[in-house]
Molecule: c-di-GMP-I riboswitch aptamer
Organism: Pseudogracilibacillus auburnensis
RNA sequence: AAUUGAAAAAGGCAAACUAUCCGAAAGGGUAGGACGCAAAGCCAUAGGGUCUAAAGUGUAGAUGGGUAAUUAUGACUAAAAUACGCUAUGAUCGCCUGGUUACCAAU
Numbered sequence: 001a002a003u004u005g006a007a008a009a010a011g012g013c014a015a016a017c018u019a020u021c022c023g024a025a026a027g028g029g030u031a032g033g034a035c036g037c038a039a040a041g042c043c044a045u046a047g048g049g050u051c052u053a054a055a056g057u058g059u060a061g062a063u064g065g066g067u068a069a070u071u072a073u074g075a076c077u078a079a080a081a082u083a084c085g086c087u088a089u090g091a092u093c094g095c096c097u098g099g100u101u102a103c104c105a106a107u
Stems, first nucleotide, its partner, number of pairs: 002107004012037002017032006035094001041100003046097003049092003056086005063078003
């Protein structure tokens, strides 16, 4: 320096869940807690996947406005609650690949 992680040692990280805080959400921080992890260290300002959809946008939309000769359940038109869809600039490195740094041991 490279490859590997069978055994060993020193240690490390911490899923679910709980409390609390941040966030529209996904999710994240802190404390507790350990399912697991040999990079479960770091990079999302690396590629793909997945999750979310605040903002944006499409469709529907009680209702309102409004027109021809009359009644008006009709043309046309507009903002919003709401519902559904699309969309990342949001999130995830404990989904995979890649980049990068590193402890111990064996060869």